[in-house]
Molecule: c-di-GMP-I riboswitch aptamer
Organism: Deltaproteobacteria bacterium
RNA sequence: UACCGAUAAGAGCAAAUCCCGAGAAACCGGGAGACGCAGAGCCACUGGCCUAAGCUGGUCAUUUGCCAGUAGGGUGGCAGGGUCGCCGAA
Numbered sequence: 001u002a003c004c005g006a007u008a009a010g011a012g013c014a015a016a017u018c019c020c021g022a023g024a025a026a027c028c029g030g031g032a033g034a035c036g037c038a039g040a041g042c043c044a045c046u047g048g049c050c051u052a053a054g055c056u057g058g059u060c061a062u063u064u065g066c067c068a069g070u071a072g073g074g075u076g077g078c079a080g081g082g083u084c085g086c087c088g089a090a
Stems, first nucleotide, its partner, number of pairs: 004088002012037002017032005035077001041083003045080003048075003054070006
């Protein structure tokens, strides 16, 4: 240094839930709060999953409404991958 990840040490992050804000929604940001996490640091390239404003089609005499499809929206705490990285037992 690399691999690896301990009942090690010092740190770190923050699920659900509640409050506020933004958003069509999924979800995101902030505060409180800790389920957990060896990367639960960062990145949407591939796949999966979530949402459907807009668009397309259908139904309705028409409009409203409803149904279906669709990502350019989201998820890094779904997986793969890329990249940076604390510590040092076996």